A computed fold for a 128-nucleotide RNA from a bovine gut metagenome, annotated as FMN riboswitch aptamer (RFN element). It matches the Rfam family "FMN riboswitch aptamer (RFN element)". Gene Ontology term of the family: FMN binding.
[in-house]
RNA sequence: UUUCAGGGCGGGGUGGAAAUCCCCACUGGCGGUAACGGGCGUUGCGACGCCCGAAGUCCGCGACCCGCGGAUACGCGGCUGACCCGGUGCGAGUCCGGGACCAACGGUCAGAGUCCGGAUGGAAGAAA
Numbered sequence: 001u002u003u004c005a006g007g008g009c010g011g012g013g014u015g016g017a018a019a020u021c022c023c024c025a026c027u028g029g030c031g032g033u034a035a036c037g038g039g040c041g042u043u044g045c046g047a048c049g050c051c052c053g054a055a056g057u058c059c060g061c062g063a064c065c066c067g068c069g070g071a072u073a074c075g076c077g078g079c080u081g082a083c084c085c086g087g088u089g090c091g092a093g094u095c096c097g098g099g100a101c102c103a104a105c106g107g108u109c110a111g112a113g114u115c116c117g118g119a120u121g122g123a124a125g126a127a128a
Base pairs, nucleotide, nucleotide: 001128002127003126004125010024011023012022013021025114026113027103028102029061030060031059032058036053037052038051039050040049041048042047056101057100065078066077067076068075069074083099084098085097086096087095105117106116107115
């Protein structure tokens, strides 16, 4: 510098009206870590080394929102959700089993993680 960079309401109930309420269903951004999985190598075995993948709720980041500065672009600062129980084990936040929980702002004939909108935007970052 260029390119890329978010998924999900289907069925039923109530109602004049709900993909917004109730029951069931469905979704999970980016980097790190990881006792798991796969591959390769070394070794007589045990084992060891390297590479790749692997967490919505662990560590951090981003979008949104707020404040200040700025003509704008943008900069600085703030805010920023959610996990327990059992098992195995030297050790589990990460593995196995079970049950839970979370999800910006504005809009809407009635309240939204899943619809519409800012957004053909921005961006953590990834690749070349």